[in-house]
FMN riboswitch aptamer (RFN element) from Nocardioides anomalus, 130 nucleotides, folded computationally.
Its mean pLDDT, the model's own confidence on a scale to 100, is 78.
Rfam family: FMN riboswitch aptamer (RFN element). About the family: The RFN element is a highly conserved domain that is found frequently in the 5'-untranslated regions of prokaryotic mRNAs that encode for flavin mononucleotide (FMN) biosynthesis and transport proteins. Its family is annotated with FMN binding in the Gene Ontology.
NCBI's taxonomy places the organism under Bacteria, Bacillati, Propionibacteriales, Nocardioidaceae, Nocardioides.
Of the family's consensus pairs, 100% are formed in the model.

RNA sequence: UCGCGUGCACUGGGGGCGGUGGAAUUCCGCACCGGCGGUAACAGUCCGCGACCCGGCCACAGCCAGUAGCCGGUUGACCAGGUGGAACUCCUGGACCGACGGUCAGAGUCCGGAUGGGAAGCGCACGCAG
Numbered sequence: 001u002c003g004c005g006u007g008c009a010c011u012g013g014g015g016g017c018g019g020u021g022g023a024a025u026u027c028c029g030c031a032c033c034g035g036c037g038g039u040a041a042c043a044g045u046c047c048g049c050g051a052c053c054c055g056g057c058c059a060c061a062g063c064c065a066g067u068a069g070c071c072g073g074u075u076g077a078c079c080a081g082g083u084g085g086a087a088c089u090c091c092u093g094g095a096c097c098g099a100c101g102g103u104c105a106g107a108g109u110c111c112g113g114a115u116g117g118g119a120a121g122c123g124c125a126c127g128c129a130g
Stems, first nucleotide, its partner, number of pairs: 003128006010121001016030004031109002033098002035049004044096002053073005078094005100112003
């Protein structure tokens, strides 16, 4: 230094102004935000992963339920020009996307599940092997 294992810690941002209205941070106009790894060079839009959502099995159980656990599914959106050896990642311009439930009227931004859970991943420590 590389590989494997265990433990611990960490791990998502954003509604301001105006309009309409009886009522909207939900509609309209302007605004604001962008998880993790990868990549020939920096990515919300490429490739993949996670979160969210859905389903199956199921320890426990007298029954219901199906939390935990395991397995599976679903999962949005970009073009043009420029520079360059290399960019759907940079620069310029113009676009687009965003779980579920709630709400005096429709939500990426408010409230709630959530002072929660936990992953992708990242850091530290220890152990094993070479």